[in-house]
RNA sequence: GUCACCGUAGCUCAGGGGCAGAGCAGGCGUUUCAUAAGCGCCGGGUCGCAGGUUCGAAUCCUGCCGGUGACA
Numbered sequence: 001g002u003c004a005c006c007g008u009a010g011c012u013c014a015g016g017g018g019c020a021g022a023g024c025a026g027g028c029g030u031u032u033c034a035u036a037a038g039c040g041c042c043g044g045g046u047c048g049c050a051g052g053u054u055c056g057a058a059u060c061c062u063g064c065c066g067g068u069g070a071c072a
Stems, first nucleotide, its partner, number of pairs: 001071007010024004018055001026042005048064005
């Protein structure tokens, strides 16, 4: 340099046009003499950035940025 894949909650990841989710982590409650575990509830997101398409974009297209891999 070229090509492919990936970028979504603090972490690991789902979701591939129609209200952004799960597990873990965090907070509160319950339970216990107490802690942990269990159970219930709650908070937490410019969906990497900028454009385009569309009535509507995390999702489709383009460019850029970052990561990984292959080739040179």
The prediction has a mean pLDDT of 83. Predicted 3D model of a 72-nucleotide RNA (transfer RNA) from a Patescibacteria group bacterium. NCBI's taxonomy places the organism under Bacteria, Bacteria candidate phyla. It matches the Rfam family "tRNA". Rfam classes the family as a transfer RNA.